Overview:
Transfer RNA from Paenibacillus algorifonticola, 74 nucleotides, folded computationally. Taxonomically the source falls in Paenibacillus (Bacteria, Bacillati, Bacillota, Paenibacillaceae). The coordinates come from a structure-prediction model, not an experiment, and the mean pLDDT is 81.

[in-house]
């Protein structure tokens, strides 16, 4: 250099064209306990790689192009 996969909250991870973008950890708060732990409630302006392009009434979801990572041929 050719090809092939992957990129969503702090981590991990759901989704396969109409979703308030789920869930499980972490996290902050409150309740409870004499604290602490557990347990239980509440949360989180714009979490989709790109202030790129195309399809389409609608795109994270389909397609191109680019950024990264990875694996593979040379």
């Nucleotide at each position: 250099g050719g090809c092939g996969c992957a990129u969503u909250c702090g981590g991990c991870a759901a989704g396969c064209g109409g979703c308030u973008a789920a869930g499980c950890c972490a996290c902050a708060c409150g309740a409870c306990u004499u604290u602490c732990a557990c347990u239980c409630g509440u949360g989180g302006a714009u979490a989709c790689g790109g202030c790129g392009g195309g399809u389409u009434c609608g795109a994270a979801u389909c397609c191109c192009c680019c950024a990264u990572g990875c694996g593979u041929c040379a």
The sequence was found in a public genome assembly. Its Rfam family is "tRNA". Rfam links the family to the GO term triplet codon-amino acid adaptor activity. Rfam classes the family as a transfer RNA.